About this RNA
A computed fold for a 1550-nucleotide RNA from a Candidatus Cloacimonadota bacterium, annotated as small-subunit ribosomal RNA. NCBI's taxonomy places the organism under Bacteria, Pseudomonadati, Candidatus Cloacimonadota. Rfam family: Bacterial small subunit ribosomal RNA. Its family is annotated with structural constituent of ribosome and ribosome in the Gene Ontology. The sequence was found in a public genome assembly.
[in-house]
RNA sequence: UAAUUAAUAACGAAGAGUUUGAUCCUGGCUCAGGACGAACGCUGGCGGCGUGGAUUAGGCAUGCAAGUCGAACGCGAAAGUAUUUCUUCGGAGAUACGAGUAGAGUGGCGGACGGGUGAGUAACGCGUAGGUAUCUGCCUUUAAGUGGGGGAUAGCCCCGGGAAACCGGGAUUAAUACCGCAUGUGGAGCCACUUAUUAUAGAUUAUAGAUUUCGGUUCGCAAAUUCGCAGAAUUUGCAACAGUUUUCAGAUUAAUGCUGCAAUAAACAAGCAUUAGUUUUUAAAUUAAUAGUUUAUAAUAAGUGGUUCUAAAGAUGGCCUCUGUUUCAAGCUAUCGCUUAGAGAUGAGCCUGCGUCCUAUUAGCUAGUUGGUAAGGUAAUGGCUUACCAAGGCGAUGAUAGGUAGGCGGCUUUAACGAGUGGUCGCCCACACUGGGAUUGAGAUACGGCCCAGACUCCUACGGGAGGCAGCAGUCGAGAAUAGUCUACAAUGGACGAAAGUCUGAUAGUGCGACGCCGCGUGGAUGAAGAAGCAUUUCGGUGUGUAAAAUCCUUUUCUUUGUGAGCAAUGGCUAUAAGAUCAAUAGUUUUAUAGCAGAGAUAUUAGCAGAGGAAUAAGCUCCGGCUAACUCCGUGCCAGCAGCCGCGGUAACACGGGGGGAGCAAGCGUUGUCCGGAAUUACUAGGCGUAAAGGGCAAGUAGGCGGAAUUGUAAGUCAGAUGUUAAAGGCACCGGCUCAACCGGUGUACGGCAUUUGAUACUGUAAUUCUAGAGUAAGGUGGGGGAAGAUGGAAUUCUUGGUGUAGCGGUGGAAUGCGCAGAUAUCAGGAAGAACACCAGAGGCGAAGGCGAUCUUCUAUACCAUUACUGACGCUGAAUUGCGAAGGUGUGGGUAUCAAACAGGAUUAGAUACCCUGGUAGUCCACACAGUAAACGAUAUACACUAGGUGUUGGGGGAGAUGAUCUUUCAGUGCCGUAGCUAACGCGUUAAGUGUAUCGCCUGGGGAGUACGAUCGCAAGGUUAAAACUCAAAGGAAUUGACGGGGACCCGCACAAGCAGCGGAGCGUGUGGUUUAAUUCGAUGAUACACGAAGAACCUUACCAGGGCUUGACAUAUGAGUGGUAGAGACCAGAAAUGGAAUUGACCCUUCGGGGAGCUUAUACAGGUGUUGCAUGGCUGUCGUCAGCUCGUGCCGUGAGGUGUUCGGUUAAGUCCGCUAACGAGCGCAACCCUUGCUGUAUGUUAUAAGUGUCAUACGGGACUGCCGGUGAUAAGCCGGAGGAAGGUGGGGACGACGUCAAGUCAGCAUGGCCUUUAUGUCCAGGGCUACACACACGCUACAAUGGUCGGUACAGAGGGCAGCGAAGCCGCGAGGCGGAGCCAAUCCUAAAAAGUCGAUCUCAGUUCAGAUUGCAGGCUGCAACUCGCCUGCAUGAAGAUGGAGUUGCUAGUAAACGCGCGUCAGCAAUAGUGCGUUGAAUACGUUCCCGGGUCUUGUACACACCGCCCGUCACGUCAUGGAAGUUGGCAACGCCUAAAAUCGGUAUC
Repeated sequence: UAAUUAAUAACGAAGAGUUUGAUCCUGGCUCAGGACGAACGCUGGCGGCGUGGAUUAGGCAUGCAAGUCGAACGCGAAAGUAUUUCUUCGGAGAUACGAGUAGAGUGGCGGACGGGUGAGUAACGCGUAGGUAUCUGCCUUUAAGUGGGGGAUAGCCCCGGGAAACCGGGAUUAAUACCGCAUGUGGAGCCACUUAUUAUAGAUUAUAGAUUUCGGUUCGCAAAUUCGCAGAAUUUGCAACAGUUUUCAGAUUAAUGCUGCAAUAAACAAGCAUUAGUUUUUAAAUUAAUAGUUUAUAAUAAGUGGUUCUAAAGAUGGCCUCUGUUUCAAGCUAUCGCUUAGAGAUGAGCCUGCGUCCUAUUAGCUAGUUGGUAAGGUAAUGGCUUACCAAGGCGAUGAUAGGUAGGCGGCUUUAACGAGUGGUCGCCCACACUGGGAUUGAGAUACGGCCCAGACUCCUACGGGAGGCAGCAGUCGAGAAUAGUCUACAAUGGACGAAAGUCUGAUAGUGCGACGCCGCGUGGAUGAAGAAGCAUUUCGGUGUGUAAAAUCCUUUUCUUUGUGAGCAAUGGCUAUAAGAUCAAUAGUUUUAUAGCAGAGAUAUUAGCAGAGGAAUAAGCUCCGGCUAACUCCGUGCCAGCAGCCGCGGUAACACGGGGGGAGCAAGCGUUGUCCGGAAUUACUAGGCGUAAAGGGCAAGUAGGCGGAAUUGUAAGUCAGAUGUUAAAGGCACCGGCUCAACCGGUGUACGGCAUUUGAUACUGUAAUUCUAGAGUAAGGUGGGGGAAGAUGGAAUUCUUGGUGUAGCGGUGGAAUGCGCAGAUAUCAGGAAGAACACCAGAGGCGAAGGCGAUCUUCUAUACCAUUACUGACGCUGAAUUGCGAAGGUGUGGGUAUCAAACAGGAUUAGAUACCCUGGUAGUCCACACAGUAAACGAUAUACACUAGGUGUUGGGGGAGAUGAUCUUUCAGUGCCGUAGCUAACGCGUUAAGUGUAUCGCCUGGGGAGUACGAUCGCAAGGUUAAAACUCAAAGGAAUUGACGGGGACCCGCACAAGCAGCGGAGCGUGUGGUUUAAUUCGAUGAUACACGAAGAACCUUACCAGGGCUUGACAUAUGAGUGGUAGAGACCAGAAAUGGAAUUGACCCUUCGGGGAGCUUAUACAGGUGUUGCAUGGCUGUCGUCAGCUCGUGCCGUGAGGUGUUCGGUUAAGUCCGCUAACGAGCGCAACCCUUGCUGUAUGUUAUAAGUGUCAUACGGGACUGCCGGUGAUAAGCCGGAGGAAGGUGGGGACGACGUCAAGUCAGCAUGGCCUUUAUGUCCAGGGCUACACACACGCUACAAUGGUCGGUACAGAGGGCAGCGAAGCCGCGAGGCGGAGCCAAUCCUAAAAAGUCGAUCUCAGUUCAGAUUGCAGGCUGCAACUCGCCUGCAUGAAGAUGGAGUUGCUAGUAAACGCGCGUCAGCAAUAGUGCGUUGAAUACGUUCCCGGGUCUUGUACACACCGCCCGUCACGUCAUGGAAGUUGGCAACGCCUAAAAUCGGUAUC
């Protein structure tokens, strides 16, 4: 939601992905569904029912698709057969049959149906509902008739022309062909009369209000009347011209005249009069319309009468009743036909209302056009056509023009509304090669007819001819693409016929195509050794999987054999019976019954039965999310995928393959199109403050909408009835094919249109009334509202004169500029133009733009209070009109200031800028144009309703010593805020709330407010306004971060203040680069570079060249073998590894067999400093020892999130206190730990000669803002003080939150994947890591006198020591050697501390500074110092004289200076690293700046987070679009070439 009394029954609405770091919203894109006349890919068993040239209305070979009638007519064969005649025996002829057959012709009916296609058509074409001025063959029915004549002609025959098509002539002939005559039931035309209806005109009656264009002049035209020779006059109508009637009373304006304030003139207040104008009022005047009655005219209809005109055809059968007869036909009769007229049915024609696509970048169109009169024409109305007359007709409710398109029933989709579509089936239309034309006919402007023109094709004897598949098949072409040159008239239907029957590519069937829908099958049951194979694996297993095999069963389908319906009813013939007709028992005809003969395309049918045997039958797509379904291998931003998001750069569920899985299934996917989802055009059902969107503002036309009451009407509206809405389709029920699809029957619609009957609330309409809306008048008030005129002062500039002297001006700093020819400054005078300080306010006014000195005049609006009046007069508002900042334009003025352009000076890498000095348009005025702004409240106008609070402007009421002020109300203008709204922000009686009315505007981003066109403009330009192409976003608000050459606060050796350095030199070390066989690898801003490496001669070692080994240098397991086995090993070869090898020679267990271990061998495997730190663990660096990072519960927010953690203080600190929608908690901070400074107690070796002390070890104490004062909020704390060894964290260390940097490390270790396996593994000797033009980093030593050298002399701490430290003593110049006491360490050794201090010397010099480099000679370690160690002695004696730009560390026992130790280590390249003590400073005003960090806040288009994002030009190439000299195609219009056929008319002839 429909029918139904009802119960009831049936149907019925889904979202997802994608913008962000995350969120909400807006908004587009995409997907899941359904459908198709489809196509393509892979695959394919059967049947039923449907369906199949959508493109080139492109061209067509061939066959067929429309004929039929002898009962309308005249003709009329042949082959062949039989008989027969003649014969030259070859044959020729005749007759009969064939046969009145075939055949052509005349004539009739039909070829206007059926079948095809959709080119054209935006139209009365179609749909729907109506209408009539009409026609209608065949058919039905009614009435009447069918009489009597005539002349031709085709065919046949003859002659002729032509290639053919075909044509011409002659002779002859028939008809239901053709033509007169007669008849006239009827019909048609004309006339007359009667009746009725309608229309027009006049008169008259009634009703009522409305209007003020009534009238005048001129003569032009027409008509009528009168007089009349011509003509004139009058009246009426039309036309033209001027023109806004007359009258009464009042008000007002102007002019003139008079009077007059006031004595003359001018001027002039006021009064009166006249004239002219405006306006209000009164009266007069004029008149439409409606209704009734009546008269006249016209038309139409019906009836009656008169008059004229007007038809035909026979055929067949039968009979003798009538007529006539020689016949049976000229008669009669039956059937069929023919003629006239009426009616019906069917079909057709025409007309009308309504509906029927897009474009306004098409706004005006129209001349037979619109109407009238008359005529013509048609079946019929009509400008359909013509003549005349009038000037109409259509159009923003979209004419005209352009584009596209056959329309509808229906079909697809949808919850519905709708949207899309019009194939099959059905109705209508249009077309038939293209265009034009008529003929015939009942019907055509005719698909398979005609004529003409054109294009194309074919034939030709070149003279001429023929043709039209958008009928059925078929063919070529184009195309992604669409079938047989099949069978039959058996059925249904059609044409003709009396009928049999003939014809029928209509139709019925069949074939082809999975093209679609529907149905069936490809087997069923049992079956675990969970087989094999394959895949995977954590190696245990798991999956495929009851799946297979195997056993039993079934036979739809299939093969084969047989059987076998129905579609067949009619019709024909025969017989019988009953009717009708008739004279008739004839004939004809109808009905019924019976019988006979015959007809099947499909068809070897459907169905049924027998036999056989699981036999003949499964694919396609997908598996990242959306979206059901997961793994392995290969590949390595390649190859590829992709609907959107996106996937692929070595572990890809996304590519390709395998396995497995999911879905659908004889199909499955892809592509295309349509609807849906899309509320994404929103009628149902959206929006416009900031997302796209309110016109810049107003006036106002059309339009839309509109206050209260009453009455009428009934257009809208509502209800009922009737008609229609074809069939098919849809829905419900029932039925037929085994089901279904399919088909049949019955029922049923919602809705539309029309007619009709009612209802009257609402809307409309007609009328009357009202005052609440709106307005008018009277009284007040306010104001930068507007226009014009007049006036003013301050300032600026210029100018004149005076005073006065060297600068002025300007800037971040300068310069250009001005100035000794006297500026700037200052005083006085003058000129000019522009703008109006203070008042001034979130204040006022205006529609907006906008408006600001003062005064005057003119003018508009608003508000308040009280009355009176009008009586809905209102709101909105396309089109239109006006106003409209700044800038700009034109003409003419003006020009003081300021100032685009321009010039100069600066700045800068440059600086066509910012800054400075000048300076022209302009800025100002008048008049004209322009018409835009972030023209903003980014908020259209009007009205109504819905809490408040607090300011302010204008007015009123009330209270108040009528003061301040309080209270109340109306109108403005602000702020805050409730409900509500909003995506949020926010709005909130001045709405963005709740409603009403109307207008404007929006529909993803870019392209683009652009192009083209049109229009406006002098121009600049404005208005209107696309598309191609391209992207998957663009956007709004808010959130968290990050960032800022934003803000506030704070901290840090961050700066500043200092001290010492680095950067220059030489050397050491590291790195880069270069070189090399190799110079192994890693670390690379801070956070790599004396880093891994706490120590590379071999080793290390990873690198290079070479020599070897291959189960391996090393591990485990298994099998086999070995018993003088494992091991040791002189000697030989070799660089060694390695190989050979005399000799020697075991162990454990034992059941005495053997086993273990070992060795050899084989297989699994080992091994890898090979790769990936971007696959990882662990560890580490850095921000940063910075103070932060979070959670639970609650609360706030739609949400991301927020709150807590912010704020006020304070701290080193998110440290603490206070406040607080928060209350608590965790990781960090702090504390706990170690060390050091003071002290107590205990113990005391190896400390001390001894005591005490020191010292050592262990356990304690001590410091907590605890005390006092001040300050602070009485808090936390801060400042000062006391005491104390130490004072506010006492100093130092360890300790490093959540996280960041894909930070570092696969070479410390571990480890996934990959790679390698006689090598990337392993062993060996040698070389390399130590190279050297150069660059950087970290250091050492110096450059000297605060020093060097020499001599004397003093004081530490913390360490280390058995493959060790190594004393004394002796030797050596020394390194060192010999030596070996002591010490496993508070015992012994290392061990000398050094700067220092006391003396001496050097005297400013490349030196007695500095020590590089080099030579010689030695020592030590070590298998081994050549590459390549350290040390010693002698000799040599380089650069360097305090270091550019820049840069590092440090705030107290610190920096600086001085030495000592230790680790690694055989030795050492250590000047490094890490500890230890000794001596021992300077400075900090402070936080402006540099760097880094923290908190809050603010902006943001950033989120890979400013090393971000992002804009424009240029270069090269590609694509799309606009323009373009031209060139070319299509469509349309006009002219001409040039008019054909045809129709009509005229004339002539027949």